[in-house]
Context: one part of a larger RNA
Molecule: small-subunit ribosomal RNA, 5' domain
Organism: uncultured Hyphomicrobiales bacterium
RNA sequence: AACGAACGCUGGCGGCAGGCUUAACACAUGCAAGUCGAACGCUCGCAGCAAUGCGGGAGUGGCAGACGGGUGAGUAACGCGUGGGAACCUACCUGGUGGUACGGAACAACCAAGGGAAACUUUGGCUAAUACCGUAUGAGCCCUUCGGGGGAAAGAUUUAUCGCCAUCAGAUGGGCCCGCGUCGGAUUAGCUAGUUGGUGAGGUAACGGCCCACCAAGGCGACGAUCCGUAGCUGGUCUGAGAGGAUGAUCAGCCACACUGGGACUGAGACACGGCCCAGACUCCUACGGGAGGCAGCAGUGGGGAAUAUUGGACAAUGGGCGCAAGCCUGAUCCAGCCAUGCCGCGUGAGUGAUGAAGGCCCUAGGGUUGUAAAGCUCUUUCAGCGGGGAAGAUAAUGACGGUACCCGCAGAAGAAGCCCCGGCUAACUUCGUGCCAGCAGCCGCGGUAAUACGAAGGGGGCUAGCGUUGUUC
Numbered sequence: 001a002a003c004g005a006a007c008g009c010u011g012g013c014g015g016c017a018g019g020c021u022u023a024a025c026a027c028a029u030g031c032a033a034g035u036c037g038a039a040c041g042c043u044c045g046c047a048g049c050a051a052u053g054c055g056g057g058a059g060u061g062g063c064a065g066a067c068g069g070g071u072g073a074g075u076a077a078c079g080c081g082u083g084g085g086a087a088c089c090u091a092c093c094u095g096g097u098g099g100u101a102c103g104g105a106a107c108a109a110c111c112a113a114g115g116g117a118a119a120c121u122u123u124g125g126c127u128a129a130u131a132c133c134g135u136a137u138g139a140g141c142c143c144u145u146c147g148g149g150g151g152a153a154a155g156a157u158u159u160a161u162c163g164c165c166a167u168c169a170g171a172u173g174g175g176c177c178c179g180c181g182u183c184g185g186a187u188u189a190g191c192u193a194g195u196u197g198g199u200g201a202g203g204u205a206a207c208g209g210c211c212c213a214c215c216a217a218g219g220c221g222a223c224g225a226u227c228c229g230u231a232g233c234u235g236g237u238c239u240g241a242g243a244g245g246a247u248g249a250u251c252a253g254c255c256a257c258a259c260u261g262g263g264a265c266u267g268a269g270a271c272a273c274g275g276c277c278c279a280g281a282c283u284c285c286u287a288c289g290g291g292a293g294g295c296a297g298c299a300g301u302g303g304g305g306a307a308u309a310u311u312g313g314a315c316a317a318u319g320g321g322c323g324c325a326a327g328c329c330u331g332a333u334c335c336a337g338c339c340a341u342g343c344c345g346c347g348u349g350a351g352u353g354a355u356g357a358a359g360g361c362c363c364u365a366g367g368g369u370u371g372u373a374a375a376g377c378u379c380u381u382u383c384a385g386c387g388g389g390g391a392a393g394a395u396a397a398u399g400a401c402g403g404u405a406c407c408c409g410c411a412g413a414a415g416a417a418g419c420c421c422c423g424g425c426u427a428a429c430u431u432c433g434u435g436c437c438a439g440c441a442g443c444c445g446c447g448g449u450a451a452u453a454c455g456a457a458g459g460g461g462g463c464u465a466g467c468g469u470u471g472u473u474c
Base pairs, nucleotide, nucleotide: 001473002472003471005470006469007468008467009466012346013345014344015343016342017341018339019338020304025302026301027300029299030298031297034063035062036061039060040059042057043056044055045054046053047052070257071256072255079182080181081180082179083178084177085176088174089173093170094169095168096167097166098165099164100163101135102134103133104132110125111124112123113122114121115120141150142149143148155162156161183229184228185227190220191219192218195217196216197215198214199213200212202210232254233253234252235251236247237246238245239244259280260279261278262277263276282293283292284291285290310336312335313334314333318332319330320329321328322327349379350378351377352376359370360369361368362367383415385410386409387408388407389406393401418463419462420461421460422459423444424443425442429458430457431456432455433454439446440445
């Protein structure tokens, strides 16, 4: 000098920021991812004589749930940083070219009959589609022994459009490989069998021992392999004249994880926090046969701890998902609440006032000091308070914040000062009490009868809504 701090004493206001560093311990409750009727059938409600119109529901289907949000357990690694590389993919978006023809069979919902305490589930029957399948065509595309072979589509509507398929290119995002850099220990010296390389086959979006068969015997290591310990990495942050040292909260980029371990499915993308399956531990329900769950999302609870906040408001803005749109959803976000946790700003009054009042303290008893300090007199009204007006942020409309910020008026010095220290280092001294006791202490050291070092008082010094102490880093 600094801090995500804590503790003690104290505490007026505002702005901006920050707030589980410990148990990646366990979690009650609510919310955090839906949306589309302009893909589809069914059904319910309201209005209407009807045609029809408006609205709701579960289901099929599409897109989104791979983003956004959290955490730092693991990881010493191509994980990260930086600079390169070739054998790749990329939904939605943009540009270009070409196409969108003809058919078919089902399955939910629904109905019927069952099973179960429940979760849920079985059988039979009916049905639609932008769900599924076949045929045709196919410029371009893929394979090819260059003869040939393979392979697509979906419609909807308010008639404006929105879509669908193929292919080329772009953009964006990502996968992979390599050089260099990246903590400590040698009281860890040898390590390695898919191990190292080749051939072939498989697999992948793609290269590759990635996997497999065969063949060879290699590969790494004192320039520290292997093993052990510790640790997410970076931009940065703190300190320092710098070099360096320490660190990686908040914000931003990357990575990893989602009760523990394993696995795949779907998909453009996951081996998927609020998806699925299996195993395990734990918790809960049960009719004992069987089931349900995963806050390292936002709040909140218990526990741990020196210690860290509300079970708040709003989608008004920014952004995201879906939708032609209206709109719906959004604990992302924007705000509000709590906390002197930090930084910054402001206030707790100003001027005058000597007979140096009273009181306190000291005293050589003369006086000195507190001290212009107070009182008194003359003023002011920041902040807080009360009353009135009242935004920008929004673009025609829409403002949670918020009757907030800000402006005007009113009253009255009125509501607002503490903490540490005073032996030297180190700014600041006396009296009383105590008597190696009680105690102090960062170091040196004080205290055993005149203690500027303990305790109290008066006085003084320092900082100030803070001041000290402790911890940690430089």